[in-house]
Context: one part of a larger RNA
RNA sequence: UUGGGCGUAAAGCAUUUGUAGGUGGCUUUUUAAGUUCUCCGUAAAAUCACAGGGCUUAACCCUGGACAUGCGGUGAAAACUACCAAGCUAGAGUACGGUAGGGGCAGAGGGAAUUUCUGGUGGAGCGAUGAAAUGCGUAGAGAUCGGAAGGAACGCCAAUGGCGAAAGCACUCUACUGGGCUGACACUGACACUGAGAGACGAAAGAUAGGGGAGCAAAUGGGAUUAGAGACCCCAGUAGUCCUAGCCGUAAAAGAUGGAUACUAAGUGGUUGUGCGUAUUGACCCGUGCAACGCUGUAGCUAACGCAUUAAGUAUCCCGCCUGGGGAGUACGUUCGUAAGAAUGAAACUC
Numbered sequence: 001u002u003g004g005g006c007g008u009a010a011a012g013c014a015u016u017u018g019u020a021g022g023u024g025g026c027u028u029u030u031u032a033a034g035u036u037c038u039c040c041g042u043a044a045a046a047u048c049a050c051a052g053g054g055c056u057u058a059a060c061c062c063u064g065g066a067c068a069u070g071c072g073g074u075g076a077a078a079a080c081u082a083c084c085a086a087g088c089u090a091g092a093g094u095a096c097g098g099u100a101g102g103g104g105c106a107g108a109g110g111g112a113a114u115u116u117c118u119g120g121u122g123g124a125g126c127g128a129u130g131a132a133a134u135g136c137g138u139a140g141a142g143a144u145c146g147g148a149a150g151g152a153a154c155g156c157c158a159a160u161g162g163c164g165a166a167a168g169c170a171c172u173c174u175a176c177u178g179g180g181c182u183g184a185c186a187c188u189g190a191c192a193c194u195g196a197g198a199g200a201c202g203a204a205a206g207a208u209a210g211g212g213g214a215g216c217a218a219a220u221g222g223g224a225u226u227a228g229a230g231a232c233c234c235c236a237g238u239a240g241u242c243c244u245a246g247c248c249g250u251a252a253a254a255g256a257u258g259g260a261u262a263c264u265a266a267g268u269g270g271u272u273g274u275g276c277g278u279a280u281u282g283a284c285c286c287g288u289g290c291a292a293c294g295c296u297g298u299a300g301c302u303a304a305c306g307c308a309u310u311a312a313g314u315a316u317c318c319c320g321c322c323u324g325g326g327g328a329g330u331a332c333g334u335u336c337g338u339a340a341g342a343a344u345g346a347a348a349c350u351c
Stems, first nucleotide, its partner, number of pairs: 004322003007305002012319001015200003021194003025088004031082001033081002035077003039073005050064005091191001092188003096183004103177002106174004110154001115149007125136002162169002206247001208245004215241002220236004258318006266296003270293008300307002324351003333344004
């Protein structure tokens, strides 16, 4: 390499848009490139294998037909792929009527709480812990009642629930805006699927510039504990956490499960959205369709665990990735980045 694989053993890119490429619905026509068949030519001899023969046998030698097919040419077929032309509507999309939602972005407003400042009351402790101490406090703390400032986060509702490609998204209102689902069928007529490169987005931490800084809190200081304590515990506390602009591009970025399409028992309802039938004053109830989120479970699959119409079942298409452990996600080189580093990514050696 072939083969075999990728939930947990090595292995699904964090996610998505999309170029090239690969693959692709139904009907009719054309061509004959692929495809199939006939015939011809060629693919030296020797070798190998087979059937015979010759050296006394063997090695060795001789004769014969073949196997395996390749390439070129002639003629034919037209089912499939492809091509040409025309059409269709079941895929896909557009328009229309509804509809749910913490989807995004911007602006405005709100209350609870912590902290600080300020004023009143009051007068000795407070706070912390396993126990203490550091710490705060007669220069009036803690407690309590008013006032003010400022920043961050949004209790209950709240859910095994909703939305989003993922990251993620929740106080309230408003403006703008993306996507989904559903119903009728009006229109287009395969416009589709996947997607190497490429682009976009991408938690937290980190880095740059300018703001902001209540609480929390790496680093740091102090107090304890301890043999020691660079820790766990306590008292403080700076970056940071927040905002704006641009950067970084990684996570156990997880469903450890790539995307699309079709098919394959049931049950349940926490349900969520919507339609139909039935019913009704109405909301329910009951039956049923589509979409989404869950649980149980048959066949089947699986090494087992388990998965099981949201498949890890049965199939097709496309992409990515794996090939013993360590060395090593290291070295070198290259690209990107201000940097931190990221991406790509070996070998010697060793078991």
Predicted 3D model of a 351-nucleotide part of an RNA (small-subunit ribosomal RNA, central domain) from Vicia faba.
NCBI's taxonomy places the organism under Eukaryota, Embryophyta, Gunneridae, Fabeae, Vicia.
The coordinates come from a structure-prediction model, not an experiment, and the mean pLDDT is 85.
Rfam family: Bacterial small subunit ribosomal RNA.